[in-house]
RNA sequence: GGAGUCGUAGCUCAGCGGUAGAGCGCCCCGUUCACAUCGGGGAGGUCACAGGUUCAAACCCUGUCGACUCCA
Numbered sequence: 001g002g003a004g005u006c007g008u009a010g011c012u013c014a015g016c017g018g019u020a021g022a023g024c025g026c027c028c029c030g031u032u033c034a035c036a037u038c039g040g041g042g043a044g045g046u047c048a049c050a051g052g053u054u055c056a057a058a059c060c061c062u063g064u065c066g067a068c069u070c071c072a
Base pairs, nucleotide, nucleotide: 001071002070003069004068005067006066007065010024011023012022013021018055026042027041028040029039030038048064049063050062051061052060
């Protein structure tokens, strides 16, 4: 230098163009003498960034940045 895969909650990851989710973690409540377990509720997201297509984009297109892999 060229090619590919990936980037979504604190962590690990889902998510056919139509309300952003799960598990774990965190906070509160119930249960207990207390803790744990269990049950219920809650907070937490510029979907890497910018632009484009579309009535509508995490999702499609282009560019940039970052991680990994392959080729030279």
Transfer RNA from a Patescibacteria group bacterium, 72 nucleotides, folded computationally. Rfam family: tRNA. It is annotated as a transfer RNA. RNAcentral holds the sequence, with entries from ENA.